[in-house]
Formats: sequence, C1' cells, structure tokens
RNA sequence: AACUGAAUAGGGCAUAGCCGGGGAAAUCCGGUGACGCAAAACUACAGGGUCUAAGCGAAUGUACGACAGCCAGUUGCAACA
Repeated sequence: AACUGAAUAGGGCAUAGCCGGGGAAAUCCGGUGACGCAAAACUACAGGGUCUAAGCGAAUGUACGACAGCCAGUUGCAACA
C1' cells in the first nucleotide's frame, strides 16, 4: 500500500406508506417516515436490463422520457484484525 472480515467509534443515505407540488405516464422534487445500505456516493444515446408511451403509426409497436436502492463501470471513509 492493496485485498478480505462476523468486532468498534463518530457520522452519512433513506424503502413502503402518507401529505404538498411538477409530469401524459413512468417517475421526480420537498416534508414526514425507516425497509434496508460500506459505496444506497457518481455515471442513463454512445455496456446489459427494466419501466412508461405523450407524440408517431392501421396495429399488439416505438424513447428522443425515466430508473444508479437491478447488474455493470468509476471514485472512495476512521480504527482494529
């Protein structure tokens, strides 16, 4: 220094639901609330996957709209063993 780990300290984030707002929707923002998380930090045409379908189309279709708390990629924390 890296990796691993079931221990420790101080912090951090915030699921479902509910309330208010934006949006056609998916879903996002704020509040409340904690299911959980050592990456639940960052990255969304230009890795995979998933959701929505306003518009378009005759049509079961379609992303240029979304999701990073699905996988992935990038970066990264005190102390102990």
Predicted 3D model of an 81-nucleotide RNA (c-di-GMP-I riboswitch aptamer) from Blautia obeum.
Its mean pLDDT, the model's own confidence on a scale to 100, is 80.
The RNAcentral record of the sequence draws on Ribocentre.